[in-house]
RNA sequence: GUCGUCGUGGCCAAGUUGGUGAAGGCGCUGCGCUGAUAACGCAGAGAUCGGUGGUUCGAGCCCACCCGACGACA
Repeated sequence: GUCGUCGUGGCCAAGUUGGUGAAGGCGCUGCGCUGAUAACGCAGAGAUCGGUGGUUCGAGCCCACCCGACGACA
């Protein structure tokens, strides 16, 4: 330098035929339980999806460029 894959809450991660509200797990907060912790149960907060622009009535999902990670080839 070229090509490919990936980039979603603090962490992991689903969403892959674009369509009402962005799952779930861990963690966090509160309550319950306990003599007390842990475990367990219940409830709750937290992301508009790497950035910009575009296509569309509508984009996490398509397109372009840029940034970053990994890999392959030079």
Molecule: transfer RNA
Organism: Asanoa ishikariensis